The RNA shown here (SAM riboswitch aptamer (S box leader)) has 129 nucleotides and comes from Rubrobacter sp. The coordinates come from a structure-prediction model, not an experiment, and the mean pLDDT is 83. The source organism's lineage runs through Bacteria, Rubrobacteria, Rubrobacterales, Rubrobacteraceae and Rubrobacter.

């Protein structure tokens, strides 16, 4: 960099350095920011994707003659000192497609608005190339 899969309306901030920007990119909104942005560092925290540990009168498989026991595995629950990640706002919101309602309109044309579903893009993890 690329491909597959899972998840994305929950959760979690202080200090130091730093100095003007930031919320991925583009467009349009809407926000944050000298009461100090980005970035870096320290500490703290959240979560439970990977790994680990423990549990379950649970499902499956295997071994042992039976009861049963053991091992592996799946599911679920819990822990958290390992590997990542994350700690304003829904992934801040919309943009593409479809639908419902509503308003304008002569109109089942078309357009605006609200909502719903899907997609695209992106993010994080994991496995592969």
């Nucleotide at each position: 960099c690329u491909c597959g899969c899972a998840u994305c309306g929950a959760g979690a901030g202080c200090g130091g350095c730093g100095g003007a920007g930031g919320g991925a990119a583009c467009u349009g909104g809407c926000c944050c920011c000298g009461u100090g942005a980005a970035g870096c560092c320290g500490c703290g925290g959240c979560a439970a994707c990977c790994g680990g540990c423990g549990g379950u009168a649970g499902g499956g498989u295997a071994g042992c003659g039976a009861a049963g026991c053991u091992a592996c595995u799946c599911a679920c629950c819990g822990c958290a000192a390992g590997g990542u990640g994350c700690c304003a706002a829904g992934u801040c919101c919309a943009g593409c497609a479809g639908g419902a309602c509503c308003u304008g309109g002569a109109g089942c044309a078309c357009a605006a608005g609200u909502c719903c579903u899907g997609g695209a893009a992106g993010a994080u993890g994991u496995g592969g190339g």